This is a predicted structure of a 554-nucleotide part of an RNA (large-subunit ribosomal RNA, domain I) from a marine sediment metagenome. Model confidence (mean pLDDT): 85 of 100. Rfam family: Bacterial large subunit ribosomal RNA.
Context: one part of a larger RNA
RNA sequence: UGUGGCAGAUAGUGGAUGCCUUGGCGACGGACGGCGAUGAAGGACGUAGUAAGUUGCGAUAAGCCUCGGGGAGCCGCUAAACAGGCUGUGAUCCGGGGAUUUCCGAAUGGGAAAACCUGGCCGAGCAAAUCUUGGUCAUAUUAUUGUGAAUACAUAGCAAUAAUAAGCUAACGAGGGGAAGUGAAACAUCUCAGUACCCUCAGGAAAAGAAAUCAACAGAGAUUCCCCUAGUAGCGGCGAGCGAAAGGGGAUCAGCCCAAACCGAAGGGAAUUUAUUUCUUUCGGGGUUGUGGGACCUCAACAUGAGACUCAAAGAAGUAGUGGAAUUGUCUGGAAAGGCAAGCCAUAGAAGGUGAUAGCCCUGUAUGCGAAACUUCGAUGAGCUCUAGAGGUAUCCCGAGUACUCCGGCACACGUGAAAUGUUGGAGGAAUCUGGGUGGACCACCAUCCAAGGCUAAAUACGUGCCGUCGACCGAUAGUGAACAAGUACCGUGAGGGAAAGGUGAAAAGAACCCCGUUGAGGGGAGUGAAAUAGAACCUGAAACUGUCUGCCU
Numbered sequence: 001u002g003u004g005g006c007a008g009a010u011a012g013u014g015g016a017u018g019c020c021u022u023g024g025c026g027a028c029g030g031a032c033g034g035c036g037a038u039g040a041a042g043g044a045c046g047u048a049g050u051a052a053g054u055u056g057c058g059a060u061a062a063g064c065c066u067c068g069g070g071g072a073g074c075c076g077c078u079a080a081a082c083a084g085g086c087u088g089u090g091a092u093c094c095g096g097g098g099a100u101u102u103c104c105g106a107a108u109g110g111g112a113a114a115a116c117c118u119g120g121c122c123g124a125g126c127a128a129a130u131c132u133u134g135g136u137c138a139u140a141u142u143a144u145u146g147u148g149a150a151u152a153c154a155u156a157g158c159a160a161u162a163a164u165a166a167g168c169u170a171a172c173g174a175g176g177g178g179a180a181g182u183g184a185a186a187c188a189u190c191u192c193a194g195u196a197c198c199c200u201c202a203g204g205a206a207a208a209g210a211a212a213u214c215a216a217c218a219g220a221g222a223u224u225c226c227c228c229u230a231g232u233a234g235c236g237g238c239g240a241g242c243g244a245a246a247g248g249g250g251a252u253c254a255g256c257c258c259a260a261a262c263c264g265a266a267g268g269g270a271a272u273u274u275a276u277u278u279c280u281u282u283c284g285g286g287g288u289u290g291u292g293g294g295a296c297c298u299c300a301a302c303a304u305g306a307g308a309c310u311c312a313a314a315g316a317a318g319u320a321g322u323g324g325a326a327u328u329g330u331c332u333g334g335a336a337a338g339g340c341a342a343g344c345c346a347u348a349g350a351a352g353g354u355g356a357u358a359g360c361c362c363u364g365u366a367u368g369c370g371a372a373a374c375u376u377c378g379a380u381g382a383g384c385u386c387u388a389g390a391g392g393u394a395u396c397c398c399g400a401g402u403a404c405u406c407c408g409g410c411a412c413a414c415g416u417g418a419a420a421u422g423u424u425g426g427a428g429g430a431a432u433c434u435g436g437g438u439g440g441a442c443c444a445c446c447a448u449c450c451a452a453g454g455c456u457a458a459a460u461a462c463g464u465g466c467c468g469u470c471g472a473c474c475g476a477u478a479g480u481g482a483a484c485a486a487g488u489a490c491c492g493u494g495a496g497g498g499a500a501a502g503g504u505g506a507a508a509a510g511a512a513c514c515c516c517g518u519u520g521a522g523g524g525g526a527g528u529g530a531a532a533u534a535g536a537a538c539c540u541g542a543a544a545c546u547g548u549c550u551g552c553c554u
Stems, first nucleotide, its partner, number of pairs: 004553009018539001019503002023474002025471006032463002034168002042104003045058003049082002052078003064098006073086003109118003119137007139165009172203001173201005183190001187237001213220002224251005234242002255455003258399001262285010290433001292398004296392004305386003309383004315377005321369003327342005343360002345349001351363003404428008414440001435450005490497002510538001513525004
């Protein structure tokens, strides 16, 4: 001297950490709970003077009309610029109502490889047209009418008119079907579980619902939901596990209508003494119950109450808004909201913003006020609808292939069990109040209740989307997959999969001008700024990793 090691310093690289938040997540409360043949949801293509994306809109195309609000600027955003406009005759903007709304899409004149192709009929334009243009034409079901085969009447069919339907939608709901992994420390009954999933249908809720219910000699009185009863009684290869009800306490409360007997009307059929009888269909009255009720007969009576129906309506709420108290000086600083000093308001000291930390600067907040138009609720009123008693008992009615029995299943906490109860595929098959069901086999007594028809608000479940408030929720590898051109880029034939990516500064004041360099990249001056080691590869700027310098060692 070179190479390497160690240490320190100083740069680079890198993007951790800190701080931040436009975005998420969750809870609670409120309103609301559908859209669609008057063409939806979702898209394609267009649309601005220049226009890529996004937002809006639709050939009237970032918009048109109107009614309100508002009051000085405006022509959306990334995103400026140029050009040109609008606006106190009130623009832009916000809200109510309306107009327009290409093409595809249930998609519906016919067709099709979605956003394309191509017709019929009735109009309009032009002298005319094969051109242009407006409207209309799918199917099914139901109803009515017309027409009308084989085949005489008829029926099928065909046609017209009218109404309805279709498709989409987060969860919640009802019904029809219905697994397996798993658990049982294996596995078959069992479990998971009537769960996941598929299908059908509906509503703002749905379902259920006014006792053929419970109970236990005392009684309760539709349904639904919550707390207890109770992990009890039970069920169970009595294994794993499954798992009530009565009753009590709460939430909310609401009850009704048919069928039948009987009466009447209309139509049709039969019988006949031609005046009726009888059968049947439809409609109206009647009637609706379990201390049995009703029909029927007698008496009394025209009241009382209710409504879930319709209309009107004071008022309330929603969809724009609006009034809204109170501070100055000085110091530091780039900047005051900070320090110091002295005040003020407060039904307002929630919050956010403003050049650092603001009750008194701004937006707001407490608390008041407000709607031409549309929507919802609605005291109250009107209409309409519904609603009553007593006694008598000869006769009549009181939900039928039903109840019930047997066979095979299923549901009930209940696995066939002593197995009631409910349900029903098969077989058999009642009664009408002197009737029938139930009370966990069955029988008697006793008690209780009326099946085989239907409707019914509230309390309950859910949240796609909307509004408000909050958080011992996250803070950019977190929180949504997505704080950014995100269901984007990209991958896949397709179903489908699916990212990364935030931060200059208070303000662009985003670096004029000069120099090096290729009219570069990049850099050096100058200038801005509090700061440029805040310079756009921009807050902070860790470590790994890479240089340079110094010291020591080799």